FMN riboswitch aptamer (RFN element) from Microbacterium stercoris, 146 nucleotides, folded computationally. NCBI's taxonomy places the organism under Bacteria, Bacillati, Micrococcales, Microbacteriaceae, Microbacterium. Its Rfam family is "FMN riboswitch aptamer (RFN element)". Rfam's curators write: The RFN element is a highly conserved domain that is found frequently in the 5'-untranslated regions of prokaryotic mRNAs that encode for flavin mononucleotide (FMN) biosynthesis and transport proteins. The sequence is in RNAcentral, with records from Rfam.
[in-house]
RNA sequence: ACGUGCUCCGGGGUCGGUGAGAAUCCGAACCGGCGGUGACAGUCCGCGAGCCGAGGCCACAAGGCCUCGGUUGACCUGGUGGAACUCCAGGACCGACGGUGAUGUGCGGCCGAGAGCCGCACGAGUCCGGAUGAGAGGAAGCACGG
Repeated sequence: ACGUGCUCCGGGGUCGGUGAGAAUCCGAACCGGCGGUGACAGUCCGCGAGCCGAGGCCACAAGGCCUCGGUUGACCUGGUGGAACUCCAGGACCGACGGUGAUGUGCGGCCGAGAGCCGCACGAGUCCGGAUGAGAGGAAGCACGG
């Protein structure tokens, strides 16, 4: 050098409009974990977290932990170059689970029409929650081995 253990670090993002009421509707804006990849990635490959299931363990319960399996979103064109879905230019797209409210959409009803009212279903990447959590991993330090 390298290996193991411990310490530490390890996710970001709002304004306006309408309205009785919205940070969820409409409009515009803003954000992007970790490792890899001949050249830098939210959109290529893989991982983590989340969700579902099975088995086992702990536990009075709630619940927690381990292993395995499943699931888990999105990009094109041109340019430069030896090489780029990673850079530059342009135009797009995506964003778990639970909660909240609902002015929008659909269906039905009151009532034949208008306005209005009622019921049901659906509607958050940025709000709240699990989470002062977990974690892919990581610069440095300490200890042991070497």